[in-house]
Description:
This is a predicted structure of a 78-nucleotide RNA (Fluoride riboswitch aptamer (crcB RNA motif)) from a Chloroflexota bacterium. It was read from a public genome assembly, where an Rfam model found it. Taxonomically the source falls in Chloroflexota (Bacteria, Bacillati). The coordinates come from a structure-prediction model, not an experiment, and the mean pLDDT is 77.
RNA sequence: CGCGCAGCCGGCGAUGGUGCCCGCCGAGACGCGAACGCGUCUGAACCGCCCGCGAGGGCCGAUGGCCUCUGCCUGUAC
Repeated sequence: CGCGCAGCCGGCGAUGGUGCCCGCCGAGACGCGAACGCGUCUGAACCGCCCGCGAGGGCCGAUGGCCUCUGCCUGUAC
């Protein structure tokens, strides 16, 4: 210096929050700084489903999963 694996950490998983679990992604360039680091730009994961060549039309959930809180809709009781 390069490659691979694991861990830590960060980001993400179609509408909000906490906790736990699961999965996915994690690179590059430049600048500042004595250093840990900071900033900017680019990039990855990610951004629902069905019909349709397209135009367009239709459907659906606050979860990736579990409990729960909040919001919304419907029904019942007081």